[in-house]
RNA sequence: GCUGGAGUGGCGGAACUGGCAGACGCGCCGGACUCAAAAUCCGGUUCCAGUAAUGGAGUGAGGGUUCGACUCCCUCCUCCAGCA
Numbered sequence: 001g002c003u004g005g006a007g008u009g010g011c012g013g014a015a016c017u018g019g020c021a022g023a024c025g026c027g028c029c030g031g032a033c034u035c036a037a038a039a040u041c042c043g044g045u046u047c048c049a050g051u052a053a054u055g056g057a058g059u060g061a062g063g064g065u066u067c068g069a070c071u072c073c074c075u076c077c078u079c080c081a082g083c084a
Base pairs, nucleotide, nucleotide: 001083002082003081004080005079006078007077010026011025012024019067027045028044029043030042031041032040046057047056048055049054060076061075062074063073064072
């Protein structure tokens, strides 16, 4: 240099013929249990605005297509593999 793959909450990792993003697990927070802890069980856990209802933003970055994009197209960035 060329080709292919990957990038999603604090972490792992779902959501794929474009149609409710954050399932599930770990971690964390609160509670129950215990003399106390561990284990176990229950609830919560992206951010912003709002008293709330609710609204908006958000899938590596920036554009494009579309009524609608994590998903398709283009250009970059990072990582992995192969070829030269």
Transfer RNA from a Bacillota bacterium, 84 nucleotides, folded computationally. It was read from a public genome assembly. It matches the Rfam family "tRNA". It is annotated as a transfer RNA.